[in-house]
Molecule: SAM riboswitch aptamer (S box leader)
Organism: Mariprofundaceae bacterium
RNA sequence: GCUUUAUCCAGAGCGGUGGAGGGUUCAGGCCCUGUGAAACCGCGGCAACCGGCCAAGAUGUAUGAUAUAUCAAGGUGUCUGGUGCCAAUGCCUGCCUUUGGAGAAUAACCAAAGGAGCGAUGAUGG
Numbered sequence: 001g002c003u004u005u006a007u008c009c010a011g012a013g014c015g016g017u018g019g020a021g022g023g024u025u026c027a028g029g030c031c032c033u034g035u036g037a038a039a040c041c042g043c044g045g046c047a048a049c050c051g052g053c054c055a056a057g058a059u060g061u062a063u064g065a066u067a068u069a070u071c072a073a074g075g076u077g078u079c080u081g082g083u084g085c086c087a088a089u090g091c092c093u094g095c096c097u098u099u100g101g102a103g104a105a106u107a108a109c110c111a112a113a114g115g116a117g118c119g120a121u122g123a124u125g126g
Stems, first nucleotide, its partner, number of pairs: 002125001004123005013043005021032003026094004044086003048083003051079001052076003057071006090118001095115007
């Protein structure tokens, strides 16, 4: 970097080093930032996925009773773990559709709703 899939309007800080950028392609906005950006370090926290533990139930095997194996809705962070995250809706918009502003109509503009695409993170596959 690629395939498939789920989620993305909630949540979550303090200190040290550092010294001008950052908001994860690009563009237009808007916002954060010397009252200290990015990055790195220490401790802390949040809770989405994977995992751990418990487990309604289902299936199989053996059996006098019962036991055992596999799968598993759901529960649990007062669960050791693997990742991720800790400003603002993925900060807003860009493409399409619909509705309204809005009239007799066209185009453009503004707003709202929905969709697509792209992106981020987890898991899976090769």